[in-house]
Molecule: c-di-GMP-I riboswitch aptamer
Organism: Candidatus Omnitrophota bacterium
């Protein structure tokens, strides 16, 4: 080096919740906090969820005002799967 493995250690990450700001929302940042994580570090490739701004439909007709349906170009890497890096420790 390398491949397997994750028992303890020393370090790392931060669920939920609460202020702040952005966003139409999902959410996604920062500060506090810690539910977990042996890649809970990159990476939206493929599956999956989530959301519905815009766009279409819904209506006896015209206008208003509402609401409901369907739709990612949105968002989720701490849903899986894949790729790519790497720390310590044992064999």
């Nucleotide at each position: 080096g390398g491949c397997u493995u994750g028992a303890a250690a020393a370090g790392g990450c931060a669920a939920a919740c609460u202020c702040a700001u952005c966003g139409a929302a999902a959410g996604a940042u920062g500060a506090g906090g810690a539910c977990g994580c042996a890649a809970a570090a990159c990476c939206a490739a493929a599956g999956g969820u989530u959301u519905a701004a815009g766009u279409c439909u819904c209506g006896g007709a015209g206008g208003u005002u509402a609401g409901a349906g369907a739709u990612a170009u949105g968002a989720c890497g701490g849903c899986u799967u894949g790729g790519u890096u790497g720390c310590c420790a044992a064999g």